This is a predicted structure of a 128-nucleotide RNA (c-di-AMP riboswitch aptamer (ydaO/yuaA leader)) from a Chloroflexota bacterium. The model forms 96% of the base pairs in the Rfam consensus.
[in-house]
């Protein structure tokens, strides 16, 4: 001096999934933010089992030669444009659910990154 790998800090990323109290602690529990679901007049839908529906960005087309192409939907250190790269999984209700006041419910995980990606515009703070 370099690679690769565990820990710890600290700083961050996807996601709602963070913060506070209780408890010797985890776990349980209760709060408050945030986040889903169910649920009326009105309105709106219409047919059948080859069910129907919810969380999520995660569907949809052509094609299929294959290391597919394309709409369009999602993320990349506040928001926004250009760029550039990356993703379009999974899981769950159990015959049932359009919206919805009022009500009543649930969730608050889990997975990563760290020699750098950028550039326009732009926020906050501090000193002068």
């Nucleotide at each position: 001096c370099g690679u690769u790998g565990a820990c710890a800090c600290u700083g961050g990323c996807c996601g709602a999934a963070c913060c506070u109290c209780c408890u010797c602690a985890u776990c349980c529990g209760a709060g408050g933010a945030c986040g889903g679901g169910g649920g009326a007049c009105c309105c709106a839908c219409u047919c059948c089992u080859c069910g129907g529906g919810g969380c999520g960005a995660a569907u949809c087309g052509c094609a299929c030669g294959a290391c597919g192409c394309g709409a369009c939907g999602g993320c990349g250190g506040a928001c926004c444009c250009c760029a550039c790269g990356c993703c379009g999984a999974g899981c769950c209700c159990g015959a049932c659910a359009g919206c919805u006041c009022a009500c009543c419910u649930c969730g608050c995980a889990g997975g990563c990154c760290a020699g750098c990606a950028g550039g326009g515009c732009u926020g906050c703070u501090u000193c002068g």